[in-house]
């Protein structure tokens, strides 16, 4: 140069046929302990890589870009 795969909460990663954007852990906050820790309960946290398109409707389909990874040369 070319082909392939990956990007979603701070951190790991799910997301079904296009229609709710969610889990573990971490964080706050409150019960429970003398206190820690653990445990329980409840809360906050998202431009779902980045632009255009399609569609009534896009994390999902379709093109471009970036980027990491991996395979030809």
């Nucleotide at each position: 140069g070319g082909g392939g795969a990956c990007a979603u909460a701070g951190c790991u990663c799910a997301g079904u046929u296009g229609g709710g954007a969610g889990a573990g852990c971490g964080g706050c906050u409150g019960g429970u302990u003398c206190g820690c820790a653990a445990u329980c309960a409840g809360c906050a946290g998202g431009u779902c890589g980045g632009g255009g398109g399609u569609u009534c409707g896009a994390g999902u389909c379709c093109c471009c870009c970036u980027g990491u990874c991996u395979c030809c040369a």
A computed fold for a 73-nucleotide RNA from an uncultured Planctomycetota bacterium, annotated as transfer RNA. It matches the Rfam family "tRNA". Its mean pLDDT, the model's own confidence on a scale to 100, is 82.